Overview
Predicted 3D model of a 72-nucleotide RNA (transfer RNA) from a Candidatus Azambacteria bacterium. Its Rfam family is "tRNA". Lineage of the source: Bacteria > Bacteria candidate phyla > Candidatus Azamiibacteriota. Model confidence (mean pLDDT): 82 of 100.
C1' cells in the first nucleotide's frame, strides 16, 4: 500500500431491521462464631464517531476512526 475479520456492561462474549442480554467482576443484604463458599437484589450502555435508506437501524449502505491477521 492492498486483503481479511473485529470495536456492544469494569472484562470476556451473544445478539439481531420493532425493549440491549449472558457469565465473570463491583455494591447491598441473608446466612456463619468469623472468612470463604452458597442465596436474594441493585448497580452499570451516546451498541467507535458521522451520514444516508427506512415508520422505525446496534442490525442494512456509504466515510472516517481504532485494533488483530495475511500478502507486498
Nucleotide at each position: 500500500g492492498c486483503c481479511a475479520g473485529g470495536g456492544u456492561a469494569g472484562u470476556u462474549c451473544a445478539g439481531u431491521g420493532g425493549u440491549a442480554g449472558a457469565a465473570c467482576g463491583u455494591u447491598u443484604g441473608c446466612a456463619u462464631g468469623g472468612u470463604a463458599a452458597g442465596c436474594a437484589a441493585a448497580a452499570a450502555g451516546u451498541c467507535g464517531g458521522g451520514a444516508g435508506u427506512u415508520c422505525a437501524a446496534u442490525u442494512c449502505u456509504c466515510c472516517c476512526c481504532c485494533c488483530u491477521g495475511g500478502c507486498u